Context: one part of a larger RNA
RNA sequence: UGACGGGGGCCUGCACAAGCGGUGGAGUAUGUGUCUCAAUUCGAUACAACGCGAAGAACCUUACCUAGUCUUGACAUGCACGUGGUAGAAGCCUGAAAGGGUAACGAACUCGCAAGGGUAGCGUGCACAGGUGCUGCAUGGCUGUCGUCAGCUCGUGUCGUGAGAUGUUGGGUUAAGUCCCGCAACGAGCGCAACCCCUGUGUCCUGUUGCAAACCGGUUGCAAGACUGGUGCACUCUGGACAGACUGCCUCGCCUCAACGAGGAGGAAGGUGGGGAUGACGUCAAGUCAGUAUGGCCCUUAUGGCUAGGGCUGCACACGUACUACAAUGCCCGGUACAAAUGGAUGCUACACCGCAAGGUUGCGCAAAUCCCAAAAAACUGGGCUCAGUUCAGAUUGUCGGCUGCAACUCGCCGGCAUGAAGCUGGAAUCGCUAGUAAUGGCGCAUCAGCUACGGCGCCGUGAAUACGUUCCCAGGCCUUGUACA
Numbered sequence: 001u002g003a004c005g006g007g008g009g010c011c012u013g014c015a016c017a018a019g020c021g022g023u024g025g026a027g028u029a030u031g032u033g034u035c036u037c038a039a040u041u042c043g044a045u046a047c048a049a050c051g052c053g054a055a056g057a058a059c060c061u062u063a064c065c066u067a068g069u070c071u072u073g074a075c076a077u078g079c080a081c082g083u084g085g086u087a088g089a090a091g092c093c094u095g096a097a098a099g100g101g102u103a104a105c106g107a108a109c110u111c112g113c114a115a116g117g118g119u120a121g122c123g124u125g126c127a128c129a130g131g132u133g134c135u136g137c138a139u140g141g142c143u144g145u146c147g148u149c150a151g152c153u154c155g156u157g158u159c160g161u162g163a164g165a166u167g168u169u170g171g172g173u174u175a176a177g178u179c180c181c182g183c184a185a186c187g188a189g190c191g192c193a194a195c196c197c198c199u200g201u202g203u204c205c206u207g208u209u210g211c212a213a214a215c216c217g218g219u220u221g222c223a224a225g226a227c228u229g230g231u232g233c234a235c236u237c238u239g240g241a242c243a244g245a246c247u248g249c250c251u252c253g254c255c256u257c258a259a260c261g262a263g264g265a266g267g268a269a270g271g272u273g274g275g276g277a278u279g280a281c282g283u284c285a286a287g288u289c290a291g292u293a294u295g296g297c298c299c300u301u302a303u304g305g306c307u308a309g310g311g312c313u314g315c316a317c318a319c320g321u322a323c324u325a326c327a328a329u330g331c332c333c334g335g336u337a338c339a340a341a342u343g344g345a346u347g348c349u350a351c352a353c354c355g356c357a358a359g360g361u362u363g364c365g366c367a368a369a370u371c372c373c374a375a376a377a378a379a380c381u382g383g384g385c386u387c388a389g390u391u392c393a394g395a396u397u398g399u400c401g402g403c404u405g406c407a408a409c410u411c412g413c414c415g416g417c418a419u420g421a422a423g424c425u426g427g428a429a430u431c432g433c434u435a436g437u438a439a440u441g442g443c444g445c446a447u448c449a450g451c452u453a454c455g456g457c458g459c460c461g462u463g464a465a466u467a468c469g470u471u472c473c474c475a476g477g478c479c480u481u482g483u484a485c486a
């Protein structure tokens, strides 16, 4: 100087407390361990592995296993020689395919009158290719984590023999090493904040595909109104420019000063308005050689390449993360409203018809503020159920169908009928959340032929409770103290 202490002081955080909802019990989905297996490819392992890499394992992917095969190779560059009716290649034989054999047909560039030569290509040979083989403890790059915590340092000066100290400590204050005062320090840098994006208010501009208050006409209707054409850009909206918030104003507190705290006015918004992006010096020899790159080592008729089938989906069990429930604030049937953000050409598909349905036939419109997916669902409303393992719950199983795709046996999703399991609110323990949040309801997207999506990432609807407080648990920051530690 650090680190540590079941030492001390001050402070912060959904850390506890106060609340709301879960997990742990059930069934299923998914990941992992274990086990099994010819193989169940590999990696990730406290927080910070376990719906993680994987934003899509039937084949492919695929790295694994079994079997069949190739050896300058699926791919790159160079050299030598050969060929150049050569490359390519329908068909036929063999085969699971790859591969092997045979083979009608059959190109291109260039020099040259022609004969012929050269090139591309192909073959043989040699250099080499190739490796998801090993080492993340040889590395780059990227990432996680403490932690969006408020810290981490430097120059000069000063002090100390020196390691070092000071500054950065102290008194206040802040979300903040934020700011003020004091001070042998004076300054500065990386962080904080601000600058960036979205959102909340207004003004101006913009006016089609958007909008419809007023005016005129048409169609329809008993009427209210609806539709439509003019017309208009008022309103909503689209998306561009600006304005706006700064403790700026007032009061009180604190007070040497400054900073700050509490309240108020005005305002759409008030004390960082809300959300995002942004992650200092470093820590964990943290993660990744399987994303790519890369040193070294290793394989080279195989640890490389191709193919078929299988496996990654295996099921006594254990754990994590979710979904669906156990019901009446509910379930079932009918009626009726109100979104946002996306996506669409091998695409989204209207209307109509067929089918109980999944779906099928047809194909209008739309490269989309125009057309389509599209029905929003909880909600509201009318009716039924009446507390039961039920009109709860839906696993499992049988059967009949549909879709995608060469192909759904291993191993896809969806629909109809039948079947109707466990489950009556969950032990010890444990998790999330402070406001448009939790809880709850639906909608969309990426990947994608299809899909095991209940996952991930977004969008909007409805919309709470509680916080006395900091004694305690956990994590962190600053100061101080002790030390057989470095």
Stems, first nucleotide, its partner, number of pairs: 001486002003483003007480007015470002019433005026324008035314001042053002064310007073128001077127007088105001091102004108119004130299002133297003139293001141288003144284001146282001151190006157166003170181003196276004201243005207237001210233003215230006246270001249264005326426001330385006343372002347366002352361003392423001397418007439462007
Predicted 3D model of a 486-nucleotide part of an RNA (small-subunit ribosomal RNA, 3' major domain) from a metagenome. The coordinates come from a structure-prediction model, not an experiment, and the mean pLDDT is 83.